Annotation:
Model confidence (mean pLDDT): 75 of 100. A computed fold for a 361-nucleotide RNA from an Acidimicrobiaceae bacterium, annotated as Bacterial RNase P class A. Of the family's consensus pairs, 93% are formed in the model. Lineage of the source: Bacteria > Actinomycetota > Acidimicrobiia > Acidimicrobiales > Acidimicrobiaceae. It was read from a public genome assembly, where an Rfam model found it. It matches the Rfam family "Bacterial RNase P class A". The family's RNA type in Rfam is ribozyme.
RNA sequence: UGAGUCGGCCGGGUGGCCGCGGCACGGCCUGACCGUGUCGAGGAAAGUCGGGACUCCACAGGGCAGCGUGCUGGCGAGAGCCAGGUCGGGGCGACCUGACGGACAAGUGCAACAGAGAGAAGACCGCCGAUGGGCCGGCAUGCCGGUCACAGGUGAGGGUGCAACGGUGCGGUAAGAGCGCACCAGCGGGCGGGGCGACCCGUUCGGCUCGGCAAACCCCACGCGGAGCAAGGCCAAGCAGGGCGUAUGGGCUGCCCGCCCGCCGGUUCACGCCGGCAGCGUCCGGGUAGGCCGCACAGAGGGAUGGUCACCGGCCCGGUUCGCCGGGUCACAGAAUCCCGCUUACAGGCCGACUCACCGU
Numbered sequence: 001u002g003a004g005u006c007g008g009c010c011g012g013g014u015g016g017c018c019g020c021g022g023c024a025c026g027g028c029c030u031g032a033c034c035g036u037g038u039c040g041a042g043g044a045a046a047g048u049c050g051g052g053a054c055u056c057c058a059c060a061g062g063g064c065a066g067c068g069u070g071c072u073g074g075c076g077a078g079a080g081c082c083a084g085g086u087c088g089g090g091g092c093g094a095c096c097u098g099a100c101g102g103a104c105a106a107g108u109g110c111a112a113c114a115g116a117g118a119g120a121a122g123a124c125c126g127c128c129g130a131u132g133g134g135c136c137g138g139c140a141u142g143c144c145g146g147u148c149a150c151a152g153g154u155g156a157g158g159g160u161g162c163a164a165c166g167g168u169g170c171g172g173u174a175a176g177a178g179c180g181c182a183c184c185a186g187c188g189g190g191c192g193g194g195g196c197g198a199c200c201c202g203u204u205c206g207g208c209u210c211g212g213c214a215a216a217c218c219c220c221a222c223g224c225g226g227a228g229c230a231a232g233g234c235c236a237a238g239c240a241g242g243g244c245g246u247a248u249g250g251g252c253u254g255c256c257c258g259c260c261c262g263c264c265g266g267u268u269c270a271c272g273c274c275g276g277c278a279g280c281g282u283c284c285g286g287g288u289a290g291g292c293c294g295c296a297c298a299g300a301g302g303g304a305u306g307g308u309c310a311c312c313g314g315c316c317c318g319g320u321u322c323g324c325c326g327g328g329u330c331a332c333a334g335a336a337u338c339c340c341g342c343u344u345a346c347a348g349g350c351c352g353a354c355u356c357a358c359c360g361u
Base pairs, nucleotide, nucleotide: 001357002356003355004354005353006352007351008350009349010348012312013311014310015309016308017307018306020040021039022038023037024036025035026034027033028031042332046343047342049341050340051339052338053337054228055227056226057225066224067223068222069221070220071084072083073082074081075080085100086099087098088097089096090095101219102218107217108216109213110212124158125157126154127153128152131151132150133148134147135146136145137144138143139142166184167183168182169181170180171179185209186208187206188205189204190203191202192201193200194199232293233292234291235290241284242283243282244281245280246279249261250260251259252258262277263276264275265274266273267272313330314329315328316327317326318325319324
């Protein structure tokens, strides 16, 4: 100098003019007015994903079922954050990124197709045929040689598959095989050391070699009631309901209807008949419209927080006499009960630490 990695931060500035919402004070022309002062979006206010505050409903206690989470330590509130661990993937590197209890031992299960065989497995091809058997030959007559591949042996080689029950070499064998041995890998145990821990390092022993799936059932540990500020609370017109008063009450069945008694009005000399038991006043509880609280040092009416001009600043393009000039552009987005976290979007810029390449001393 160039290219990057990680972390943190900012995310236009100043002034003029016009305008919007809340609050306070003042004015007179007392109106949904005017003036002055003051306050007025974000790092994500977004998605509404996870928690909490707050509110209402449900709830004695215990159990079952169901759902969620799952390495370790710290903080915190159980969400989450920070640091670390193990195993993978990417980058030369700084670094980025995925997964995470148990398949070692409690159990049940699953693995399509292919393949002989899919988990204490398995002879399709191949190899062998030691042992037993058939046939041929030899002789010393119960042994040797050859041959067949019948019984049988064999997991080295081929082939199938995501996966075939460690790898290489030597020995061994009829042929083979951890069958034996050396080294390597894995698993398990012991010992020593480091770490709070997950875990790491070293050493030694055992041929132990027993693979995968728990986003299959299951087991272990921890956690889990529901709805949400349109929650919820307070005040409360009108209409309807109830009590009391006025003559307007009582009974049969608690209510309605009906009936009887009673009362009022009309009519009648009377009996009887017809109609009615409304209206008005006052009080009461629940509660609709509506209002207020919840609700905030922005804050609602689910509706304000802006526009324009000038100068400055950043970026891009063109021109240039290298002094500058002209043009364009400056993101993502916008509160609605509040707080914490997560995720997503974002023009451009600043600071710090680190890595790689090249150059100079």